Small-subunit ribosomal RNA, 3' major domain from a metagenome, 476 nucleotides, folded computationally. The coordinates come from a structure-prediction model, not an experiment, and the mean pLDDT is 85.
Context: one part of a larger RNA
RNA sequence: UGACGGGGGCCCGCGCAAGCGGCGGAGCAUGCGGCUUAAUUCGAAGCAACGCGAAAAACCUUACCAAGACUUGACAUUCAGCGAAUCUCCGGGAAACCGGGGAGUGCCUUCGGGAGCGCUGGAACAGGUGGUGCAUGGCUGUCGUCAGCUCGUGUCGUGAGAUGUUGGGUUAAGUCCCGCAACGAGCGCAACCCUCGAGUUUAGUUGCCAUCAGGUAAUGCUGAGCACUCUAAACUGACUGCCGGUGACAAACCGGAGGAAGGUGGGGACGACGUCAAGUCAUCAUGCCCCUUACGUCUUGGGCUACACACGUCCUACAAUGGUCGGGACAGAAGGAUGCGAAGCCGCGAGGUGAAGCGAAUCCCUAAACCCGAUCUCAGUUCGGAUUGUAGGCUGCAACUCGCCUACAUGAAGUCGGAAUCGCUAGUAAACGCAGAUCAGCAUGCUGCGUUGAAUACGUUCCCGGGCCUUGUACA
Repeated sequence: UGACGGGGGCCCGCGCAAGCGGCGGAGCAUGCGGCUUAAUUCGAAGCAACGCGAAAAACCUUACCAAGACUUGACAUUCAGCGAAUCUCCGGGAAACCGGGGAGUGCCUUCGGGAGCGCUGGAACAGGUGGUGCAUGGCUGUCGUCAGCUCGUGUCGUGAGAUGUUGGGUUAAGUCCCGCAACGAGCGCAACCCUCGAGUUUAGUUGCCAUCAGGUAAUGCUGAGCACUCUAAACUGACUGCCGGUGACAAACCGGAGGAAGGUGGGGACGACGUCAAGUCAUCAUGCCCCUUACGUCUUGGGCUACACACGUCCUACAAUGGUCGGGACAGAAGGAUGCGAAGCCGCGAGGUGAAGCGAAUCCCUAAACCCGAUCUCAGUUCGGAUUGUAGGCUGCAACUCGCCUACAUGAAGUCGGAAUCGCUAGUAAACGCAGAUCAGCAUGCUGCGUUGAAUACGUUCCCGGGCCUUGUACA
């Protein structure tokens, strides 16, 4: 100087407390461990691995296994020879591939040849998702959006170092003020950026409909219009600016006015010096080591989907604040051409047919909880839907291993969950649906979007994590 203390003081954080809803019990989905296997490819491991890499494992992907094949190779550059390229047929084979036949003669040219592509041969080489993340770059997690981490000069100390950065107040903040052997400065904080919340101006189609006219069974449906809503660009607005009080005459704090918004207005992006030899050699790049008729490459089939079990994260429930049936209402954001696909018709339905419209403020394009009415009457039920059978639909060469959906039948566990444990402070929790990426198909996951919309916070003693000062130390 640090680190540590079941030392002290001060202060924060959904840390506790006060509340609301969960997990832990059931069934299922998914990931991990284990066990199994020819293979169940690999990585991730307390927080910070485990719906994680994977924003899509039937083939492909795919790295694994079995079998069958290739060896200058699936891919790059260079050389020589032959042939345009390309298309197609036959035989063998599970395919890769092996053997044979036919069609075809293009472009540039100084007529030597060249470009491109294919085949053959040979050598340099290719190739490796093989190893090492403890050789590395890059990227990332985490402490933590915590308020800290340092430097120059000066001063003090023999020195390691200290001072500044401590102290008195204050703040979300090393934020600001005052004091002070310090005076300044840098990286962080804040602000500048995006978005939501009010208004003004400009603009008016695909948006809007107050006024005028026309038309309809009905509708901005049509003409006219741009007032309003909205759209999307620029600007205004919030700064403790104003008033009162407290305070040290400071910084600031408390209350108030005005205002759409008030003291960082809400949210996002943004992550200091560093820590964990944290993670990644399987995104990529890369040193070294290793393989080179194989640890490379191709193909068919299988596996990654197994199943006495154990754990994590979800979904659905156990019901009446509910289930079922009928009727009625209201979003936002996003996507669409190998695409989104309306009306109509067929089907109980998944879906089929059909093709209008739309490269989209125009079309696709009707949300569900909710409201009204009826029924069920507390039961393993008209709760719950697992499991299984049959019949179908869709995608796709192909749904056996191993997809999703529909109808009928079947109806399991489950009556609110032990110890323990998680999230959340407001348009939040909880509840409800919608969309998108990936994608032929496949969503209870993920990312976004809106709709309905709470309860509680006395307080900081205690548990956990952190910051500053101080004290002790046999630790570095």